[in-house]
RNA sequence: CACUCAUCAGGAGCGGUGGAGGGAAACGGCCCGUCGAAACCGCGACAACCCCCAAAGCGUUGGGAAGGUGUCAAUUCCGUCAGAGGUCAAACUCUGGAAGAUGAGCG
Numbered sequence: 001c002a003c004u005c006a007u008c009a010g011g012a013g014c015g016g017u018g019g020a021g022g023g024a025a026a027c028g029g030c031c032c033g034u035c036g037a038a039a040c041c042g043c044g045a046c047a048a049c050c051c052c053c054a055a056a057g058c059g060u061u062g063g064g065a066a067g068g069u070g071u072c073a074a075u076u077c078c079g080u081c082a083g084a085g086g087u088c089a090a091a092c093u094c095u096g097g098a099a100g101a102u103g104a105g106c107g
Stems, first nucleotide, its partner, number of pairs: 001107001003105006013043005021032003026080004044072003049068002051064005076099001081096005
């Protein structure tokens, strides 16, 4: 980096360094930020994909958290494409997709 599968309406922040941006990309919207953004470090926490234990028997169920990841504003912040509903037309609502993220596997 490509591919496959699963999940994405829940959950969980303080301190230090730093010093103006950040919310993946483009556009639009809406937010966060000098009452300190990104990034890095320390500690803590959340969760339970891998993992461990038990039941049971191939798909699960219950429990655990030492280890490997991940995560800790807002649904993946919302929209963009398609379909349905709705409206005089809009607004708006729902479903799916695309894209993305994370994990596991594989090349």